RNAcentral holds the sequence, with entries from ENA. This is a predicted structure of a 1502-nucleotide RNA (small-subunit ribosomal RNA) from an uncultured prokaryote. The coordinates come from a structure-prediction model, not an experiment, and the mean pLDDT is 85.
[in-house]
RNA sequence: AAUGAACGCUGGCGGUAGGCUUAACACAUGCAAGUCGAACGGUAACGAUGGAAAGCUUGCCUUCCGUUCGACGAGUGGCGGACGGGUGAGUAAUGCUUGGGAAUAUGCCUAGUAGUGGGGGAUAACUUGUGGAAACGCAAGCUAAUACCGCAUACGCCCUACGGGGGAAAGAAGGCCUCUUCUUGAAAGCUUUCACUAUUAGAUGAGCCUGCGUUGGAUUAGCUUGUUGGUGGGGUAAUGGCUCACCAAGGCGACGAUCCAUAGCUGGUUUGAGAGAAUGAUCAGCCACACUGGGACUGAGACACGGCCCAGACUCCUACGGGAGGCAGCAGUGGGGAAUAUUGCACAAUGGGCGAAAGCCUGAUGCAGCAAUGCCGCGUGUGUGAAGAAGGCCUUAGGGUUGUAAAGCACUUUCAGUAGGGAGGAAAAGUUUAAGGUUAAUAACCUUAGGCCCUGACGUUACCUACAGAAGAAGCACCGGCUAACUCCGUGCCAGCAGCCGCGGUAAUACGGAGGGUGCAAGCGUUAAUCGGAAUUACUGGGCGUAAAGCGCGCGUAGGCGGUUAAUUAAGUCAGAUGUGAAAGCCCCGGGCUCAACCUGGGAACUGCAUUUGAAACUGGUUAACUAGAGUGUGGUAGAGGAGAGUGGAAUUUCAGGUGUAGCGGUGAAAUGCGUAGAGAUCUGAAGGAACACCAGUGGCGAAGGCGACUCUCUGGACCAACACUGACGCUGAGGUGCGAAAGCGUGGGUAGCAAACGGGAUUAGAUACCCCGGUAGUCCACGCCGUAAACGAUGUCAACUAACUGUUGGGCGUCUAGACAGAUUCGGUGCCGAAGUUAACGCAUUAAGUGCCCCGCCUGGGGAGUACGAUCGCAAGGUUGAAACUCAAAGGAAUUGACGGGGGCCCGCACAAGCGGUGGAGCAUGUGGUUUAAUUCGAAGCAACGCGAAGAACCUUACCCAGGCUUGACAUCCUAGGGAAAGCUCCUGGAAACAGGAGGCCUCCUUCGGGACUCUAGGACAGGUGCUGCAUGGCUGUCGUCAGCUCGUGUCGUGAGAUGUUGGGUUAAGUCCCGCAACGAGCGCAACCCUUGCCCUAUGUUGCCAGCGGUUCGGCCGGGGACUCAUGGGGGACUGCCGGUGAUAAACCGGAGGAAGGUGGGGACGACGUCAAGUCAUCAUGGCCCUUACGCCUAGGGCUACACACGUGCUACAAUGGCCGGUACAAAGGGCUGCGAGCCUGCGAGGGUGAGCGAAUCCCAAAAAGCCGGUCCAAGUUCGGAUUGUAGUCUGCAACUCGACUGCAUGAAGCCGGAAUCGCUAGUAAUCGUAGAUCAGCAACGCUACGGUGAAUACGUUCCCGGGCCUUGUACACACCGCCCGUCACGCCAUGGAAGCCGGUAGUGCCCGAAGUCCGUGCCCUAACCCUCGGGAAGGAGCGGCCGAAGGCAAGAUCGGUGACUGGGGCGAAGUCGUAACAAGGUAGCCGUAGGGGAACCUGC
Repeated sequence: AAUGAACGCUGGCGGUAGGCUUAACACAUGCAAGUCGAACGGUAACGAUGGAAAGCUUGCCUUCCGUUCGACGAGUGGCGGACGGGUGAGUAAUGCUUGGGAAUAUGCCUAGUAGUGGGGGAUAACUUGUGGAAACGCAAGCUAAUACCGCAUACGCCCUACGGGGGAAAGAAGGCCUCUUCUUGAAAGCUUUCACUAUUAGAUGAGCCUGCGUUGGAUUAGCUUGUUGGUGGGGUAAUGGCUCACCAAGGCGACGAUCCAUAGCUGGUUUGAGAGAAUGAUCAGCCACACUGGGACUGAGACACGGCCCAGACUCCUACGGGAGGCAGCAGUGGGGAAUAUUGCACAAUGGGCGAAAGCCUGAUGCAGCAAUGCCGCGUGUGUGAAGAAGGCCUUAGGGUUGUAAAGCACUUUCAGUAGGGAGGAAAAGUUUAAGGUUAAUAACCUUAGGCCCUGACGUUACCUACAGAAGAAGCACCGGCUAACUCCGUGCCAGCAGCCGCGGUAAUACGGAGGGUGCAAGCGUUAAUCGGAAUUACUGGGCGUAAAGCGCGCGUAGGCGGUUAAUUAAGUCAGAUGUGAAAGCCCCGGGCUCAACCUGGGAACUGCAUUUGAAACUGGUUAACUAGAGUGUGGUAGAGGAGAGUGGAAUUUCAGGUGUAGCGGUGAAAUGCGUAGAGAUCUGAAGGAACACCAGUGGCGAAGGCGACUCUCUGGACCAACACUGACGCUGAGGUGCGAAAGCGUGGGUAGCAAACGGGAUUAGAUACCCCGGUAGUCCACGCCGUAAACGAUGUCAACUAACUGUUGGGCGUCUAGACAGAUUCGGUGCCGAAGUUAACGCAUUAAGUGCCCCGCCUGGGGAGUACGAUCGCAAGGUUGAAACUCAAAGGAAUUGACGGGGGCCCGCACAAGCGGUGGAGCAUGUGGUUUAAUUCGAAGCAACGCGAAGAACCUUACCCAGGCUUGACAUCCUAGGGAAAGCUCCUGGAAACAGGAGGCCUCCUUCGGGACUCUAGGACAGGUGCUGCAUGGCUGUCGUCAGCUCGUGUCGUGAGAUGUUGGGUUAAGUCCCGCAACGAGCGCAACCCUUGCCCUAUGUUGCCAGCGGUUCGGCCGGGGACUCAUGGGGGACUGCCGGUGAUAAACCGGAGGAAGGUGGGGACGACGUCAAGUCAUCAUGGCCCUUACGCCUAGGGCUACACACGUGCUACAAUGGCCGGUACAAAGGGCUGCGAGCCUGCGAGGGUGAGCGAAUCCCAAAAAGCCGGUCCAAGUUCGGAUUGUAGUCUGCAACUCGACUGCAUGAAGCCGGAAUCGCUAGUAAUCGUAGAUCAGCAACGCUACGGUGAAUACGUUCCCGGGCCUUGUACACACCGCCCGUCACGCCAUGGAAGCCGGUAGUGCCCGAAGUCCGUGCCCUAACCCUCGGGAAGGAGCGGCCGAAGGCAAGAUCGGUGACUGGGGCGAAGUCGUAACAAGGUAGCCGUAGGGGAACCUGC
């Protein structure tokens, strides 16, 4: 875009067209083919009329008679029932389309010619009788014809042996009536019309023959016996094996016969730019069919839809004897189906049949009815209208939107409604008048003109007018992208959506609803099927190196294609003409319905076929020639080309012998194995088989497979050179045929080594493997099979053309040197690189994957599957050919960026190594898990949770549990109403307290005197939540990682993703810097700037300092001083600056000098783009959800402190580098008023009492400790170690029971240096020693943070472990290796193959039976016409027989379909089981063919 559509929702009108696509299923009922009295005998019915009779209301009615007229049932006869109408079952050609043809017949019609004379015998109807239920008959008798039959005639006609012979007819109606019979009429006659006979020609329709065209299957390859042809009979309208007899053996087929499946064909229709593809409803042409099968009759025409006979199935009637029927005509019914209409009106029109005509008949046709089935047209109102109404929806709460939309105001009236008017479809025919023609004619007939009469189903027509009133008239789908159109609510991987991608797991523009919007509109969507897009079967117009696709390779048949010149021909080709190509349709120009759809006139077109006339370039044919293709000859060359025969040496193994002794062999390490019966090693000899080192080379040869020692014989091909010859002999190649690695098979040999299977040993969780020790087929030979490989250049063969450079191989030519060489050039082969071109890219590129040509093969999404079935080949294994159901939305190629690798290279880090000290063992502390509990609140979870949030859980904290209370609330803001000398304080009662009840006293501020601030009570808005979601979030933080990276602009390259820059060479801690470079620059990071520390200078000196001077109670204490230390400010200093070397002269590195400090001096703060949906809703903030007399708030008690156990982090130890006792020395940095607290008194002590000083460079905490000096202990569970427990106390605090710290005395556990494993640290570091602070009433602190004292060892180095950076490589990964992914097994579902069989269909063959019927024969029998010599004959019929013959039966097979216990594999499925085969070197590189083996992926051999 389109539909004969259907379904869902909705539905105002008209025009127009179409309407069982399914069951060619079965049909009730009515109708669809009759007509002619002008063919006939007639008169059952009706009307008119005549006569008769009965009755009476005397002009009516009833009955009877007459055929007189109009007519007419039934019958005889004629014409028509072969048209019209329906359907598409069959049919792949007896069909259709288009074009030809000859051997035919043709009713009615037209034209012509010639006729229509005279006879005969019957028969229906009817009457009578009779059978039957009926249908229907039977017998006798009567009768007519345009029925039937002779005779006569025969121009033309037919047959013929050319002499001859044969064969027709029918009358009817109207008119005239001169003549005759005779007159009421009729007959004869004449005439007109119609009819009839014969024949000729035409027209029409029909039969037959024939070329081209006309679906799929080769998993249908051979078919055929009347078959092919001939001769002769028969038959037909006619040709012909159409049929029969005989003869011959043909005919068709790869250009697809035969068979199977499907199908009516065409004009056309739909689509498409076209070519095509699909289709064959309506309309038109042809064909076929009429319940199924067969058959003939009649006829001009049928083997006949509404005719006949027979058989069969079905239905109906029946008196059971027998009969009847055929809607695929129009309506209609049942059934089937997703689905398709009225048992309508009329012959008014058009057409048909009959008729002289009037007319009759006509479910053809014209109309109406039903259904939005399609197409077309119209309407459902128009204008105005902002308070932008109300309501709805959204909202950032302001507003926005629905929306000029509505209302309101002003108009209009199409359509529908009511009423009225009102065309056209109608012209004929008939009748009458007139004229003309015809005729003897004023009949009749025909033509023309005039008058008259009459004909409409539709129809309440179309159309027009009037009336009233916006009045009666809008839905459907969609709104994530494709694709025009967005928000809210509900739901929560549910419900659902979905054309593809996909949406939905609590903020869904995707589900459902709503508001809004978009599109179309009396329709809108969905479904089905068709074409297009699809260049996705490619003729126009595709491909085949890697995406699907080149046969493994030759030879060659058919076929296709084919070099140069000339002549000729005219098949192809081109041009003209003629015929045809039906109409309708499409297209163009007009016309008619108001327009359109629709109808209609003309034209064009129908791309085709045939005939004919020309042309002759090209292709083809024929003829003649040529040599450039191809081939032959001559002379040479190279070669693992092939086959056969023979020969050789090295090596392995075995055997024999010698020497000789304990191992050998093998592996990652071992073991099996061999060896004291002498191995291995070594020497000599022998045997036997297989393979041929070096040469050896992207070297050679061959068509490919393939070919490698040497010699000989036979043999194929290639190349080079120069000439001679043949004269297109060529190329390709469906089928065909040959060759064809390895493995494998058969027969017979052979067997040294190797080696599937197999045995053993290892490895392993297992190890049917990888490794090892053995070892059989096999590998080898001969002959015969097989016919496959990743048979690969993944690249078919042949020839032509198209840049360069360079290597190698086989020849040739000439030049120079004159020796090899070298350089230039030319043919043939084989490589590398590369221009143009090409390619999706990779790449290819004179050896094309470039350009153009010929031929062949092959491809058309992945899987199923190279499987099944069938066929064929094979001994087998198996090969070749080769589907479908079902299933998925991908599979695949090339390249890119990452990530990863049991890939590679470079580099770094306390990463390893080198060291020092720990943890892991013990006790205790602390955190976590687990368990327990009323509760043990919550969070944190590898590194990067676990002395973490928590820098302080007895109450509080506190979030948890139990119990008791409160409900506008403990807290915030506001409103309404009422109250107040408020709030608060003290006391009493109950109580655990909160709270409840009661008593008492005190009595604020401002004021405009109303009140306000403040407060209480009641009510309402609201408060409140450590409730949920860190996967809705902000903020903050951890981590990779202080790792050196992460990006951008412009340019350039690439079809693109992307690349380049950022890679490379150096260098650095560093993408730090330098150089180079299609890049040039820039940003965030690095570094620096900041703080601290180390040196110096300077300024200022109190509370700090004290060198010199003075004093002194000897204390910088005082006077003084600023020098020093120190403090606080401000400066300087370090930059690879200098020198030497190395390096590219660079950057930089190494060394040195100077310097307090040297190469970022030490330390800190500082954390790029990003990753982990990392952590936190319980710091805080916050969306959404949830609770609201509770999930909120208050209170008391309990819990967070539990304890079989497991883990992390620590402390103290295990002792003599130590413990204890005494003495004695030296810090830094902090803190202090609810505080630090000196000194003194007191207590063994913790502490207590008193209390100076100090808001602190002044006073206090405060004693530093290790250290040093002296003493003691003497190797032990101790004078180590201090847990645990008892007891007595101190302090804090409302309160130390659960559950604090400290002190004294007593007690004195484990533990004697710690398994596997694991942590920290590179210098003022580790180790070790103390000190202070935050939190804090006190304390669980052994934690954390800060401070100083003492103060080491080691680093060869980067192989390895871990982490990281850069480059490169492979990849089947991209959630990115914690990836991906294979197969068996188990379970469920689905389709399918096999299968003992079972069931059904189809076609054929053979046989049996054989209806109807044509044809043939025919003794007997029967018979009106003609003949007869009257006997009969001719002719016909019945009957009988024969051939053929439908249905039916039997038989054996074929083929197709269905079903089938069981069975085989396949596909799909969520989280199943077993392994780990593949992707990285995938951890044994993988893959192909083949063979064996194994749970499975797979393993092993070649």